Record summary:
The RNA shown here (Bacterial RNase P class A) has 386 nucleotides and comes from Amnibacterium endophyticum. It matches the Rfam family "Bacterial RNase P class A". Gene Ontology terms of the family: tRNA processing, dimeric ribonuclease P complex and ribonuclease P activity. NCBI's taxonomy places the organism under Bacteria, Actinomycetota, Micrococcales, Microbacteriaceae, Amnibacterium. The model forms 95% of the base pairs in the Rfam consensus. The gene name in the source record is rnpB.
[in-house]
RNA sequence: ACGGGCCGGCAGACGGUCGCGUCGUCCUCCGCGAGGAGGGCGCCGAGGAACGUCCGGGCUCCGCAGAGCAGGGCGGUGGGCAACACCCACCCGGGGUGACCCGAGAGCAAGUGCAACAGAGAGCAGACCGCCACGCGCACCGUCUCGAGAGGGACGACGCGCGGGGUAAGGGUGAAACGGUGGUGUAAGAGACCACCAGGGGCCCGUGCGAGCGGGCUCGCUGGGUAAACCUCGCCCGGAGCAAGGUCGAACAGGGACCGAUUCGGUUGCUCGCCGAUGGUCCCGGGUGGACCGCUGGAGGGCCGCGGCAACGCGUCCCCGAGAGAGAUGGCCGUCCCCGGUGCAGCGCACCGGGACAGAACCCGGCGUAUCGCCGGCCCGUUCUC
Numbered sequence: 001a002c003g004g005g006c007c008g009g010c011a012g013a014c015g016g017u018c019g020c021g022u023c024g025u026c027c028u029c030c031g032c033g034a035g036g037a038g039g040g041c042g043c044c045g046a047g048g049a050a051c052g053u054c055c056g057g058g059c060u061c062c063g064c065a066g067a068g069c070a071g072g073g074c075g076g077u078g079g080g081c082a083a084c085a086c087c088c089a090c091c092c093g094g095g096g097u098g099a100c101c102c103g104a105g106a107g108c109a110a111g112u113g114c115a116a117c118a119g120a121g122a123g124c125a126g127a128c129c130g131c132c133a134c135g136c137g138c139a140c141c142g143u144c145u146c147g148a149g150a151g152g153g154a155c156g157a158c159g160c161g162c163g164g165g166g167u168a169a170g171g172g173u174g175a176a177a178c179g180g181u182g183g184u185g186u187a188a189g190a191g192a193c194c195a196c197c198a199g200g201g202g203c204c205c206g207u208g209c210g211a212g213c214g215g216g217c218u219c220g221c222u223g224g225g226u227a228a229a230c231c232u233c234g235c236c237c238g239g240a241g242c243a244a245g246g247u248c249g250a251a252c253a254g255g256g257a258c259c260g261a262u263u264c265g266g267u268u269g270c271u272c273g274c275c276g277a278u279g280g281u282c283c284c285g286g287g288u289g290g291a292c293c294g295c296u297g298g299a300g301g302g303c304c305g306c307g308g309c310a311a312c313g314c315g316u317c318c319c320c321g322a323g324a325g326a327g328a329u330g331g332c333c334g335u336c337c338c339c340g341g342u343g344c345a346g347c348g349c350a351c352c353g354g355g356a357c358a359g360a361a362c363c364c365g366g367c368g369u370a371u372c373g374c375c376g377g378c379c380c381g382u383u384c385u386c
Stems, first nucleotide, its partner, number of pairs: 001382010012336007020045002023042008047357001051368002054366005059241004071237005076090005091105001092103004106232002111230002113226002128171002130167003134163005141156006179197006198222002200219008245293004254284006263277005300319003304315004337355008
């Protein structure tokens, strides 16, 4: 210099102007009042992911003696944390020359299921080619023998064909064919037997908190994969969620008491009286529209020091500025900054283009996903120079 790995950070800056939202303050108008409407000024006003709502908690209400079923989650070891499916360190397996990365990393020697194509055979496998002995048949050769001869018979070696067998060494198929190499053995073969290697089971020793690691003895034990397939084992989980939940409570309707100066109906034909409805006043219950609380200062953030390899913990000091109605947090202009392109002989200048993803709604810890780009630190590989 180029390429790469890991960790951390930023998410345009300043000014002007127009606009939006909460709060504070002042003014005007409406209203008996509670309050409402409008305007001026001032402070403040999204994120690293506020997102997805996938996990874990706080908080609230309901339920609850205890346990179980169903359902869901998790699964190496040790630690961290309020907790976790998160984080740190380590172990094991896999990948990379390396820094480093990836792993739901218990069980398929309980049961069930699944696996294309090829291939003879793929689940307690399988004989297609090849190899091997045997039986039968055929051809040729050699030896012996019968016969005067033609010819016949017996045995042996080699070859070919057929038959029923043996064989998992070799070929071939496949992702995978029942450990590998060499030998003994055999008709040919085979862990059948032997040596070495690889793996596994059992016993023991050393070491580590542990997962494990290192080693010794012994057993020929060597029939695959898949459990984010059903399932089995172990551990954990009560349900619903701020539209949780709480306080205050209109109007209309309902219930009750009293009044009666209205009207109507009933009681008996009329009057009085009584009863009912209507009317007025007061009270009551429920808790709808609505208002308020919950509501944002919390397992909070930062510097430094100490403990720890680290995650993290402890201590001192400092900082905290959204809290709606489901609704606001933006636009334009100027100067500058960053990136890309073009032009100019040029440090540089000019012009053009770009500055993302996305937006709180009870809060917090994680994970996952999106993101124009930029910056810092440590480390690895290749090459060059001193």